Bacterial RNase P class A from a Thermodesulfobacteriota bacterium, 386 nucleotides, folded computationally.
RNA sequence: GGAGCAGAACGGACGGCCGCUGCCCCGCCCUUCCGGCGGGGGAGAGGAAAGUCCGGACUCCACAGGACAGGACGCUGGGUAACACCCAGUCCCGGCGACGGGAAGGAAAGUGCCACAGAAAGGAGACCGCCCGGGGUUCCGACGGAGCGCCGGGUAAGGGUGAAACGGUGAGGUAAGAGCUCACCAGUCCGGCCGGCGACGGCCGGAGCUAGGCAAACCCCGUCCGGAGCAAGACCGAAUAGGGGAACGCUCGAGGGUGGUCCGCCCGAGUUCCCGGGUAGGUCGCUCGAUCCCGGAAGCAAUUCCGGGGCUAGACGAAUGGUCGUCGUCCCGCAUGCGGGCAACGGCAUCGGGAAACAGAAUCCGGCUUACGGGCUGCUCCGGCA
Repeated sequence: GGAGCAGAACGGACGGCCGCUGCCCCGCCCUUCCGGCGGGGGAGAGGAAAGUCCGGACUCCACAGGACAGGACGCUGGGUAACACCCAGUCCCGGCGACGGGAAGGAAAGUGCCACAGAAAGGAGACCGCCCGGGGUUCCGACGGAGCGCCGGGUAAGGGUGAAACGGUGAGGUAAGAGCUCACCAGUCCGGCCGGCGACGGCCGGAGCUAGGCAAACCCCGUCCGGAGCAAGACCGAAUAGGGGAACGCUCGAGGGUGGUCCGCCCGAGUUCCCGGGUAGGUCGCUCGAUCCCGGAAGCAAUUCCGGGGCUAGACGAAUGGUCGUCGUCCCGCAUGCGGGCAACGGCAUCGGGAAACAGAAUCCGGCUUACGGGCUGCUCCGGCA
């Protein structure tokens, strides 16, 4: 210098001006409240607020207990309120390596599937080949032998197909062959000893000679799970319409219109009050909590405990913005200066130019996943120069 691997953080700061949304205080108006205006103070998004994929808190409904169905999970140990999350390990796989990945129980319980190719895809299978027997035909030097078809059988050594063909190598054996037998190796199962809490690892012995893959196919085994969700749920509660009730009234006329009032005139069958339910709307739930920061202790770690300190949106047609200046960060420069080094090269300061992404709380919390900016630290491999 190049190519990578892992980790922990950060997600600009201050000030001026103009705004936005709650909260608190003061003054004025209305003054019963609600509310309006003015002034002041203080607060106001994230590491993912996102996807809404898991797990919980909380709320309501259901519930004696158990089982079935259904779903989720599945190596071991630990953490946690809980988890499909996290930590530490085991085994397997990938990478030269730093390191990464694994739904990783059971396929010698049962059922099922294994594309294409191939004869055959699982206690299977004879296409070619090899071997044995029978029979036909042709030829020859004719009891016999050779060539080419046919029929029956044996054979999984060899060829060929396939992702995969029923252990590998060698020897014996055989008509030809074959774990058919033997030796060694691999693998499986069983037993024993040692190490480890355990998954598992190491060593020794034995057996049968060998058992294919798929459970993210059904299934079996083990563990866990009641349902719905803050539009949960609780409270207050109009106008209008409708329900129930009471009083007055229906030509002996309640009430209404006209009108300053009365009379008069006109209309006229309903009018008034009370109760309860629901709706609109409002209030609560609502943010102090498995909380954050600092320090200490236990632990490899995840995490837990102890002490001190802090309060950090709670708005629902849903605010958190814009602009200017200074500074900071990073990038670029055949710019300038000063240092370092043998060198490749790199550092500091100044100057000029430029850049700043993904995104937007909605009951809350723990995770996972996805999106995104530039830098930092540690490590690995390769190369160059001295």